[in-house]
RNA sequence: GCUGGGAUAGCUCAGUUGGCAGAGCAUGAGACUCUUAAUCUCAAAAUCGUGGGUUCAAGCCCCACACUGGGCA
Numbered sequence: 001g002c003u004g005g006g007a008u009a010g011c012u013c014a015g016u017u018g019g020c021a022g023a024g025c026a027u028g029a030g031a032c033u034c035u036u037a038a039u040c041u042c043a044a045a046a047u048c049g050u051g052g053g054u055u056c057a058a059g060c061c062c063c064a065c066a067c068u069g070g071g072c073a
Base pairs, nucleotide, nucleotide: 001072002071003070005068006067010025011024012023013022019056027043028042029041030040031039049065050064051063052062053061
């Protein structure tokens, strides 16, 4: 330099054909238990990398930029 990926909750990751942003773990509260652990219930937690564009509507489509790791040269 070329090429095709990744980024979404504290962490690991889903997110279908553009139509209410989710799960597991972790965290907090409660139940249970002599107590802890385990189990069960509930709750909180997201500017979806940044800035634009398209659209009635964007995590998803288009453009630019920045970051990260792979392949090729």

This is a predicted structure of a 73-nucleotide RNA (transfer RNA) from Podarcis lilfordi. The sequence is in RNAcentral, with records from ENA and Rfam. Taxonomically the source falls in Podarcis (Eukaryota, Deuterostomia, Sarcopterygii, Dipnotetrapodomorpha).